A computed fold for a 331-nucleotide part of an RNA from a Nitrospirota bacterium, annotated as large-subunit ribosomal RNA, domain IV. Rfam family: Bacterial large subunit ribosomal RNA. The coordinates come from a structure-prediction model, not an experiment, and the mean pLDDT is 88. The organism belongs to Nitrospirota, within Bacteria. The full RNA is in RNAcentral, with records from ENA.
Context: one part of a larger RNA
RNA sequence: CCCUCGCAAAGGAACUAGGCAAAAUUGCCCCGUAACUUCGGGAGAAGGGGUGCUCCGAGCAAUCGGAGCUACAAUAAAGAGGCUCAAGCGACUGUUUAGCAAAAACACAGGUGUCUGCUAACUGGAAACAGGAUGUAUAGACACUGACGCCUGCCCGGUGCCGGAAGGUUAACAGGAUGGGUUAGCUCGCAAGGGCAAAGCCUUGAAUCGAAGCCCCGGUAAACGGCGGCCGUAACUAUAACGGUCCUAAGGUAGCGAAAUUCCUUGUCGGGUAAGUUCCGACCUGCACGAAUGGCGUAACGACUUGAGCGCUGUCUCUGCGAGGGGCCCG
Numbered sequence: 001c002c003c004u005c006g007c008a009a010a011g012g013a014a015c016u017a018g019g020c021a022a023a024a025u026u027g028c029c030c031c032g033u034a035a036c037u038u039c040g041g042g043a044g045a046a047g048g049g050g051u052g053c054u055c056c057g058a059g060c061a062a063u064c065g066g067a068g069c070u071a072c073a074a075u076a077a078a079g080a081g082g083c084u085c086a087a088g089c090g091a092c093u094g095u096u097u098a099g100c101a102a103a104a105a106c107a108c109a110g111g112u113g114u115c116u117g118c119u120a121a122c123u124g125g126a127a128a129c130a131g132g133a134u135g136u137a138u139a140g141a142c143a144c145u146g147a148c149g150c151c152u153g154c155c156c157g158g159u160g161c162c163g164g165a166a167g168g169u170u171a172a173c174a175g176g177a178u179g180g181g182u183u184a185g186c187u188c189g190c191a192a193g194g195g196c197a198a199a200g201c202c203u204u205g206a207a208u209c210g211a212a213g214c215c216c217c218g219g220u221a222a223a224c225g226g227c228g229g230c231c232g233u234a235a236c237u238a239u240a241a242c243g244g245u246c247c248u249a250a251g252g253u254a255g256c257g258a259a260a261u262u263c264c265u266u267g268u269c270g271g272g273u274a275a276g277u278u279c280c281g282a283c284c285u286g287c288a289c290g291a292a293u294g295g296c297g298u299a300a301c302g303a304c305u306u307g308a309g310c311g312c313u314g315u316c317u318c319u320g321c322g323a324g325g326g327g328c329c330c331g
Base pairs, nucleotide, nucleotide: 001326002325003324004323005322006321007320008319010317011316014315019312027051028050029049030048031047036041038147052069053068054067055066056065057064058063070074082310083309084308085307086306087305088304089302090301094106095105110145111144112143113142114141115140116139122131123130124129148297149296150295151294153227154226155225158224159223160220161219162218163217164216167215168214169213174208179203180202181201182200185196186195187194188193228246229245230244231243232242255289256286267283268282269281270280271279
């Protein structure tokens, strides 16, 4: 010096990103216990007191009452909650990255939509077949949301899905027009050769016919998604209930808001501190909240995150001493 422990004057978080670590609290009995609340809870809230032994009395006893004894101390050792206030997120118990993440992530009861009438939909399988299910719409599958409370606004133009079938477009098939190749034949030529060309065979393959789909017409947002701009206006000023205009499918309703979202920003005001980029309460100028990609609340719960306080302490001011085990030195 390192590891693991023990003790510490005065102070008591001044440490630090952060009370990390440590300390403190701790059993049992009695008293007592707030806001809030879904009336269950919160709650072991908080905060106090008691606790050993001897004798006497009561009692069947457990035990209770009274008197006394020792110590600094009697759940005498060991084992055995620190607490409170406020905010965020997630309702909750659960689940998870076996080996850096336990969470606000996943799940969850509950809510909603779509599909499915049974040889169900859906899934595995070229198929047989199996699961679904020895179930039958109060069932099953898929998707989204995520207890509960109050709610969930507007837009169907785009994309998707559902319905429609008059018209347009549209494949194979059907159809076989036309063109081409071949050459009996005809024809020109003295010849070589050239021109025309039926049938057959080969090839080309037009019109026409032709379903779904697409176009088209409707519906549908707890489907994917989207939810404006400029200018003016009130008898101080400021602001604009009001008006004008352009654009849109429709221009963001309730609620919330510098927020797990706010760039400017340490916004401004208030609270807390002697002093507060964090925190809490407001304001609203929302760069760029917003309603089941749910909005706003919410008792209880949380090895979650944030801020504050009481208690407590070697975290610190500021280190010291001690114990055990290493390292190191000598043999």